[in-house]
Molecule: transfer RNA
Organism: Fidelibacterota bacterium
């Protein structure tokens, strides 16, 4: 230097290939009954514009470009 892969609520992840109303799903968090109290269970909620810019589209988390940031893997030097 080269190729490669991840990047979506606090955490882990699905949706991406084949674009198509309001972005989901587990844990967590808030409420409130049960419970003496913790834990546990039942219901209800509340959070994210999809790494950052640009572009194509009638519409992008999805397609296209640059770049950041981590990962592996190769070469080069010794």
């Nucleotide at each position: 230097c080269g190729a490669g892969g991840u990047a979506u609520g606090g955490c882990g992840c699905a949706g991406u290939c084949c674009g198509g109303u309001u972005a989901g799903c587990g844990c967590a968090c808030c409420u409130g009954c049960u419970u003496u109290g913790g834990g546990a269970g039942c219901a209800g909620g509340g959070g994210g514009c999809c790494g950052u810019a640009g572009g194509u589209u009638c519409g992008a988390a999805u397609c296209c470009u640059a770049c950041u940031a981590c990962c592996u893997c190769g070469a080069c030097c010794a």